This is a predicted structure of a 548-nucleotide part of an RNA (small-subunit ribosomal RNA, 5' domain) from an uncultured bacterium.
[in-house]
Context: one part of a larger RNA
């Protein structure tokens, strides 16, 4: 002097903040990841109307082109937990990549052509307790294929300049070679077609998308110097081990993986063991050197029930996908199947110990969508703990017979003490009544002024103006204002022998006990216990534990 703290007495309000350090121990139960209908086929139930009927029912409309599925696209690799493992290029810093990649975004260029054949829903069937399969038949695209083009781009061969780590690379050209695409939605008649009034589309345009290439921007891999823990009661360690050729695998370099083939590499400047440990920015502490930490926020990593392993993708070897094995738990017709809160609440359990199964997408971010939106336990509020900080109260003036009581005496007194009562007042927390936010701007839509594309004064985008209104707030009838009553509701805790601020009396008699350290206590104990007074700090105050 600090704390994610804990115990014990004792506790009004409030603002900010902060809360499983222990079993990376198991988890009921709700939720946390979904959107698109302007990609595509297909499509109910209920309800209610109406007709037909004595009813039971059948039939149409509408619900409704919705709902729940389904094909496809994005996204699920972000966002959130948690620190188990890691002594490592993990991480921090500085480099390097001529050894790399990169979807959404931006910039720049060139296209978007012509065909095909399937499948899911669905329909019909089979098989199972269930999970689910499986077989026949139908059908769509931005889902699959094949042709066609190829500016650039990539393969392999030549030239000519420039770099080089001498191995090659970069850049300009020469001929060959190889690979591409998908519409949707609005608007128009300027070219084309058919209509030939002015309308449709295979035309034309606008957007959003689709393909090849290119600059970025932001991510992302991969190498390298230097740095940051104990131990030598670990001293020798290695066989893909160390180099090399070759092939092979990767975006890439590389023993990264294999086959040869050489015998190398590492070590007292600590190798190899073995302990312990997620680094950092920072935080405690210290005059500072330094010592200790790495929980709350930030940035990097590693994990996802143990272990293994690959798919899909721009990206993962993938917390809420998949696949084997292992332990568990749970359903079963005993054949088989389900599962994985280190998301946010909650439960058990472990501990000295750490909280609600709350509200809300108003805000900010985030994924889809053209857009309305929609999804979001991110988050942003509210609950609950004095668990920390920091602020505020618990009353103010006046009041001497210095009341009554206690306690102490030299019995004169003295003190608790202006302290209380008593009288004058104030109204801040708490209470009760009224009034009431900011956080909210966009987006939509209607109009308008400019640029722009166009064939176009259609629309359509793009920046700005101006109305509109439906508008839109969890938190909350909160904060904050105002008015009423009323001193009324709101003081504890440790200590008083030195160190250390604080004294007397009784009781006890090395007993009962105190105690951080030195020590107290065997008949007057300032050290024990109890009382009175005193100190201190105060809604907290001690103790315990941990650092400096």
């Nucleotide at each position: 002097a600090a704390c994610g703290a804990a115990c014990g007495c004792u506790g009004g309000c409030g603002g900010c903040g902060u809360g499983c350090c222990u079993g990376a121990g198991a988890c009921a139960u709700g939720c946390a990841a979904g959107u698109c209908g302007u990609g595509g086929g297909a499509g109910a139930a209920u309800g209610u109307c109406g007709u037909a009927g004595c009813a039971a029912u059948a039939c149409g409309g509408c619900u409704a082109g919705u709902a729940a599925a389904c094909c496809g696209g994005c996204g699920c690799a972000c966002g959130g937990g948690u620190g188990a493992g890691u002594a490592a290029c993990a991480c921090g810093u500085g480099a390097a990549c001529a050894a790399u990649u990169u979807g959404c975004c931006c910039u720049u260029g060139a296209g978007u052509u012509c065909g095909g054949g399937a499948u899911a829903a669905c329909c019909c069937g089979u098989c199972g307790a269930a999970a689910g399969a499986c077989g026949a038949g139908c059908u769509a695209a931005u889902a699959c294929c094949g042709g066609a083009u190829a500016a650039g781009a990539c393969c392999a061969c030549g030239g000519c300049c420039a770099g080089u780590u001498c191995g090659c690379u970069g850049g300009c050209u020469g001929a060959g070679g190889u690979a591409a695409a998908a519409g949707a939605u609005g608007g128009c008649c300027u070219c084309u077609g058919c209509u030939c009034c002015u309308g449709c589309a295979a035309g034309c345009u606008a957007u959003c998308a689709c393909u090849c290439a290119u600059c970025g921007a932001g991510a992302a891999g991969u190498u390298c110097g230097c740095g940051g823990c104990c131990u030598a009661u670990c001293a020798g360690c290695u066989a893909g081990u160390u180099g090399g050729u070759g092939a092979g695998g990767u975006a890439a370099c590389g023993g990264c993986c294999c086959a040869c083939c050489a015998a190398g590499g590492c070590g007292a400047a600590g190798a190899c063991g073995g302990g312990u440990a997620g680094c950092u920015g920072g935080u405690c502490u210290g005059a500072g050197a330094g010592g200790a930490u790495g929980g709350u926020c930030a940035g990097c990593c590693a994990c996802a029930c143990u272990g293994g392993g690959a798919c899909u993708g721009a990206g993962a070897c993938a917390c809420g996908g998949c696949c084997c094995a292992g332990a568990g738990u749970c359903c079963u017709a005993c054949g088989g199947g389900a599962u994985g809160c280190a998301g946010c609440a909650g439960u058990c359990a472990g501990g000295a110990a750490u909280a609600u199964u709350g509200c809300g997408c108003a805000a900010u971010g985030g994924a889809g969508g053209a857009a309305a939106c929609u999804c979001u336990g991110a988050c942003g509020c509210a609950g609950c703990g004095a668990c920390g900080c920091c602020g505020c109260g618990u009353g103010g003036g006046u009041g001497a017979u210095g009341a009554a009581g206690g306690c102490c005496u030299u019995c004169g007194g003295g003190u608790c003490g202006u302290a209380a009562a008593g009288c004058c007042c104030u109204g801040u927390c708490g209470g009760a009544g009224g009034g009431g936010a900011a956080g909210a701007a966009a987006a939509g839509c209607g109009g308008u002024g400019c640029g722009g594309c166009u064939a176009a004064u259609a629309u359509c985008c793009g920046c700005g103006c101006c109305g509109c209104u439906c508008u839109u707030g969890a938190c909350g009838g909160u904060a904050c204002c105002c008015u009423c009553a009323a001193a009324g509701g709101a003081a504890a805790c440790a200590c008083c022998g030195g160190c250390u601020a604080a004294c007397u009396c009784c009781g006890u008699g090395c007993c009962a006990g105190c105690a951080g350290c030195c020590g107290c206590g065997g008949u007057a104990a300032g050290a024990c216990g109890g009382a009175g007074g005193g100190u201190g700090u105060a809604a907290g105050c001690g103790u315990u534990g941990u650092u400096c």